[in-house]
RNA sequence: GCCCCGUUAGCACGGUAGGCAGUGCGUCAGUAUUGGGAUCUGAAGGUCGUGAGUUCAAUUCUCACACGGGGCG
Numbered sequence: 001g002c003c004c005c006g007u008u009a010g011c012a013c014g015g016u017a018g019g020c021a022g023u024g025c026g027u028c029a030g031u032a033u034u035g036g037g038a039u040c041u042g043a044a045g046g047u048c049g050u051g052a053g054u055u056c057a058a059u060u061c062u063c064a065c066a067c068g069g070g071g072c073g
Base pairs, nucleotide, nucleotide: 001072002071003070004069005068006067007066010025011024012023013022019056027043028042029041030040049065050064051063052062053061
């Protein structure tokens, strides 16, 4: 330098035919306990890597860039 894959909540990941963004763990509150842990209930937490394009509408499609991983030279 070229090619491929990935980037979504604090962490690990799913997601869609383009039409309200989810699960587990964790955190917080409640429940329970003599007090904790486990259980059960609830809540908070996301510019879906950045910018642009297409579209009535983009996390989803296209392009560039950034970062991470792999391959080739």

A computed fold for a 73-nucleotide RNA from Cnephaeus nilssonii, annotated as transfer RNA. Lineage of the source: Eukaryota > Bilateria > Vertebrata > Eutheria > Cnephaeus. RNAcentral holds the sequence, with entries from ENA and Rfam. The same sequence occurs in records of 2 taxa.